[in-house]
RNA sequence: GCCGAAGUGAUGGAAUUGGCAGACGUAGUGGACUCAAAAUCCACCGGUAGCGAUACCGUACCGGUUCAAGUCCGGUCUUCGGCA
Numbered sequence: 001g002c003c004g005a006a007g008u009g010a011u012g013g014a015a016u017u018g019g020c021a022g023a024c025g026u027a028g029u030g031g032a033c034u035c036a037a038a039a040u041c042c043a044c045c046g047g048u049a050g051c052g053a054u055a056c057c058g059u060a061c062c063g064g065u066u067c068a069a070g071u072c073c074g075g076u077c078u079u080c081g082g083c084a
Stems, first nucleotide, its partner, number of pairs: 001083007010026003019067001028044005046057004060076005
């Protein structure tokens, strides 16, 4: 230099013929249980605004297509593999 694959909450990792983003775990927070803990059970668990209901934003980054994009197209960055 060329070719291919991957990038999603704190973390592992789903969602793939485009249709509610974050299933299911781990970690964390609150509660129940306990003399106290561990284990177990219940709830919560991306960001911003708001007392709250809720609203808006959010899939490496920048654009494009579409009523609708994590998913399709172009470019960039990073990592991994292959070729030279």